Transfer RNA from Brevibacillus dissolubilis, 80 nucleotides, folded computationally. Its mean pLDDT, the model's own confidence on a scale to 100, is 81. It was read from a public genome assembly. Rfam family: tRNA. Taxonomically the source falls in Brevibacillus (Bacteria, Bacillota, Bacilli, Caryophanales).
[in-house]
RNA sequence: GCGGGUGUGGCGGAAUUGGCAGACGCACCAGAUUUAGGUUCUGGCGGGCGACCGUGGGGGUUCAAGUCCCUCCACCCGCA
Numbered sequence: 001g002c003g004g005g006u007g008u009g010g011c012g013g014a015a016u017u018g019g020c021a022g023a024c025g026c027a028c029c030a031g032a033u034u035u036a037g038g039u040u041c042u043g044g045c046g047g048g049c050g051a052c053c054g055u056g057g058g059g060g061u062u063c064a065a066g067u068c069c070c071u072c073c074a075c076c077c078g079c080a
Base pairs, nucleotide, nucleotide: 001079002078003077004076005075006074007073010026011025012024019063028044029043030042031041032040046053047052056072057071058070059069060068
């Protein structure tokens, strides 16, 4: 340099054919239980007072984009 793949809450990881973003698990916080810790159970857990915003950055298509298109960045694999 060329080709392919991946990028989503703190972490892993879902989201069918473009149609409620964050299911489910882990971690964490609060409460119950316990002498205490662990286990178990219940609730909470991206940002914003709110309307709303949020899928690596920017742009486009569309009534509607995590998903399709262009471009850039990071990482991984292959070729030279």